[in-house]
Molecule: transfer RNA
Organism: Minisyncoccota bacterium
RNA sequence: CCAUCUGUAGCUCAAUGGUAGAGCAGUUGACUCUUAAUCAAUUGGUUGGAGGUUCGAGCCCUCCCAGAUGGA
Numbered sequence: 001c002c003a004u005c006u007g008u009a010g011c012u013c014a015a016u017g018g019u020a021g022a023g024c025a026g027u028u029g030a031c032u033c034u035u036a037a038u039c040a041a042u043u044g045g046u047u048g049g050a051g052g053u054u055c056g057a058g059c060c061c062u063c064c065c066a067g068a069u070g071g072a
Stems, first nucleotide, its partner, number of pairs: 001071007010024004018055001026042005048064005
C1' cells in the first nucleotide's frame, strides 16, 4: 500500500429492512442464625462516528475511526 473480516448492555453473543433481545454480571425482595446456593422481580443501549437510499436501517450504499487476518 492492497484485499477480506469484526465493531450491538459491564462481559460473551443473537436479531429476514418492520417494537433492539438472551445468558452471565448488577440491583431489590423471598429463603437462611449468617454467607453461599436457590427462587421471584427488575435496572442498564445515541447498535464505533458521519452522510445517503427507504414509508421505515443494527441490517443496504459511501466515507472515516479502532481491531484482526492474508498478500506485497